Overview: This is a predicted structure of a 491-nucleotide part of an RNA (small-subunit ribosomal RNA, 3' major domain) from Gorgonocephalus arcticus.
Context: one part of a larger RNA
Formats: sequence, C1' cells, structure tokens
RNA sequence: UGACGGAAGGGCACCACCAGGAGUGGAGCCUGCGGCUUAAUUUGACUCAACACGGGAAAACUCACCCGGCCCGGACACAGUAAGGAUUGACAGAUUGAGAGCUCUUUCUUGAUUCUGUGGGUGGUGGUGCAUGGCCGUUCUUAGUUGGUGGAGCGAUUUGUCUGGUUAAUUCCGAUAACGAACGAGACUCUGGCUUGCUAAAUAGUUGCGCCACCCGCCGAGGUGGGCGACAACUUCUUAGAGGGACUAGUGGCGUUUAGCCACGCGAGAUUGAGCAAUAACAGGUCUGUGAUGCCCUUAGAUGUUCGGAGCCGCACGCGCGCUACACUGAAGGAAUCAGCGUGUGUCUUCCCUUGGCCGGAAGGUCUGGGUAAUCCGUUGAACCUCUUUCGUGAUUGGGAUAGGGAAUUGUAAUUAUUUCCCUUGAACGAGGAAUUCCCAGUAAGCGCGAGUCAUCAGCUCGCGUUGAUUACGUCCCUGCCCUUUGUACA
Repeated sequence: UGACGGAAGGGCACCACCAGGAGUGGAGCCUGCGGCUUAAUUUGACUCAACACGGGAAAACUCACCCGGCCCGGACACAGUAAGGAUUGACAGAUUGAGAGCUCUUUCUUGAUUCUGUGGGUGGUGGUGCAUGGCCGUUCUUAGUUGGUGGAGCGAUUUGUCUGGUUAAUUCCGAUAACGAACGAGACUCUGGCUUGCUAAAUAGUUGCGCCACCCGCCGAGGUGGGCGACAACUUCUUAGAGGGACUAGUGGCGUUUAGCCACGCGAGAUUGAGCAAUAACAGGUCUGUGAUGCCCUUAGAUGUUCGGAGCCGCACGCGCGCUACACUGAAGGAAUCAGCGUGUGUCUUCCCUUGGCCGGAAGGUCUGGGUAAUCCGUUGAACCUCUUUCGUGAUUGGGAUAGGGAAUUGUAAUUAUUUCCCUUGAACGAGGAAUUCCCAGUAAGCGCGAGUCAUCAGCUCGCGUUGAUUACGUCCCUGCCCUUUGUACA
C1' cells in the first nucleotide's frame, strides 16, 4: 500500500429488501444442457459472467461426426524414365448406390501438359484461446483514475483525492499544505413529446367549386359518398429540412440563507428512452468469423476436396429459457370497428410483395394487372376490446396432447411424419411444495403485427403499436457494492 479477515460508522442498488403485480417451480408440448444409448448421436461454453447462447429454426448443402466411393486443386527445384512414347481419356461387358474407365477384360486414343523419387510447398470447421492479434463479455453501472510543481517522510509512500452540507455523480458549496490540471461523470450523439411561425409538396392531403350516384323529400335553399375532375386556393391534418422551445426561469417554504431540496402556478415537456463510456485487470469466451496468426499434427489408403447414405432430432432420467392451459372477467357463432414499426423482383444470385377475376369446403390452383415503391400491395379494414345469440359449472361446448385417414404446397428428395388444410380421436391439467426470477409509468401484464433466420418451417430473438393496472417514491433487515476509521495476522 492492500485484492484478505474481525469490528465500528456513513452512503447506494427492484441483477437487494419492504408494499405489491406478473409469474417460474406442478401438467402437456417446444427448445437448450447433462446423462444414457449409438457406426456417429460433431463440437464450444458450466455461479453471477454456460444452458431459445455460438445470431445454432441442421431433410441435401451447411458439416466439423459415422459408413463407403472418385479426384488432385502435390506450386517450384533437383534427379530419373522418356519421342522406338512421359502420360491422358474412353464405348461395351463384369463390377458398382451410381451413365465413377474406380478396378478388371478388350483394345483404341492422346502427345511432354504429365509420371517416379527426394527436398519443399499447399490445404485443413485438425490440436493448442494456458503461445497470440482483433473483437466481445465481466469485475462495474458504480464513481472512480492519473501525473506536474509544492509540502511531509531516510524510504516504500502520502498530501492533492477532505471534518461538514449537497448531488445520480470525486456533482457542487465550502474547508484547506496545497496550487493548477487531465481522463471518467456531465456536456455530447440518436430518439420521444410541442410548433395554426419559415420553406415546400399530382409520389401527402384539406377546403371550395363543377359533374355523378344514393337517401329524405311538396319544391331545394337539405344530407351522404376513399366517386370523378392536373378546376382553383391553401398547408390545419401528412411528410421533413432549417429553426425555436426548458434554463430548475417565476413564486412560496427549508437550508451557513451557500450548494441545493420540497411545493405551487404557468406550461407540450420541470428526471423520455437508449448509445458512447476512464484506470487497472481476468491466464473469462472465441484458432468453428476472417486469405488474422506462432508452434505442433496431417498431407494421396488425406485430418484436403467432392459424391451417395446416415447422424446432429435417438430416450428409464435430472436441470434451464419458453408456449398452451386449467375456463363464465369464459368458449363458440354472427355483427360492428380502430394501429405502428417494417419489407418487397437481387452484379455473381436460383429465391420478391401482391390487387382483381374465375375454380375449390379449406389449404391451394389458374388467368390477368400494379410495384425497384409516400405512386402498387395498402385507407396495410391486425388482434385483444365492443354489441348480440347459444352454452351453464360437469374434466363440460374448458383444454388440445397423442394417434388414424385423406387433400395440397416447398423442394432433386418430405419415411424418423418440412409446413398448411379437412374429418375423426380427445391425454394430463380443477391455479401448482420447498425454492426462485423480473419489475415502478404509457411501466408490468394481456393482445396481435413486422423484420432476422428463410426454397419450406417460430412456441426464438429484435423491433412496433393497441388495451392498460395494483403498489413504493422508502430502508439497510437479507443479498451485494463503494467510502472512511480501527486492528493486527498475511502478501
């Protein structure tokens, strides 16, 4: 000085508690991990910081594993063989999973590209992440870290970096042997909310006008129309550029009347959410991201590469993330009615989003048409919700696992059933023990939608909107973290 332990005092955190909400843990299923099994069930990762993670939804490919078969994509150098031919390719039959001349029989063909040996390369999802780079994760979401000059000490070191108040903060006020600084925090960037002010818009509309259709009508001087008009005007709505706007500004309390805290009014906001993120570390993860990479291994009977098949999906079992439920605040039928993020025909590149018509119970098929997109899909007529009818607390019309049969679609290929649809079947489950996770505002939870992966396939992930609570607004009791003081064992 401490990264360690004992003790004391402050401060902090829903990866802590309190008050609660939703749960998970129990059931069925999906999926990851272990175990078992297996030719192989490829492998990494194992407290937080492994386990719906490797963007890991694997039918082939992927692919590394297993069973088999071709190929050389063995540069270059040296030596050899060798134009009287180094070598290459091949029909048919046998052989073979195979229309691999792979091998054999049989002969033709080719012409210095090769072949044999040695050296040396090359390739490798082979090993080593305990040899490394880079990247990521974590310590660690807290407030922490450092040197210059000066002071103290023989020195390691210390002071600065603090008794106190304050803050989310080593944030400030102040105190002061320190003074003046740097990194981090903050500022900053993106995003959300306001703009009847500016700039605009046939790829966005509105209003007026003129037609057209429908309705009420005795007559329009009525009403409705996402229906027509490049007719006009405008920018409220829509879009998006430049700006503006909030600074704790105003008032009242508390406070050294400091830093600041609380309340109120005015206001679209008086803490929107994220990103970035210091110093020092870890023998954290990744050699399976890379034509980043050392060393080792292998290198033609290959650990290279490709082809065919199998596996990664296997099931006495244990654990983790989830989905669906256990119904009446519900299920089923009918009706009504509202979103926002996105994406969309690809250099190589196969593979796009789809209106409308017709066929079909449905899944789907077919014929046209638009769209490289504020132009078309599309006013994205989403779900929950709302209205109404039926059901009536029964393992029931709750639940939809498991099976059987049939019809389509994707794909060369669907068996170990890709997915979808139809009919039938109708299991556990009556709210889940001990434990334990997440969370405070447009949040939790319910509900659907889009994107990623994608030929096909979401129970996953990342976003988006819709409906929208209860309970805190505190504490250090548990679990941890930071600082200070003390103590001495240890390094």

Its Rfam family is "Eukaryotic small subunit ribosomal RNA". Rfam 15.1 lists 75,755 matches to the family in 2,556 species. Rfam links the family to the GO terms structural constituent of ribosome and ribosome. The literature on the family includes a 2001 paper in Science by Yusupov et al., "Crystal structure of the ribosome at 5.5 A resolution".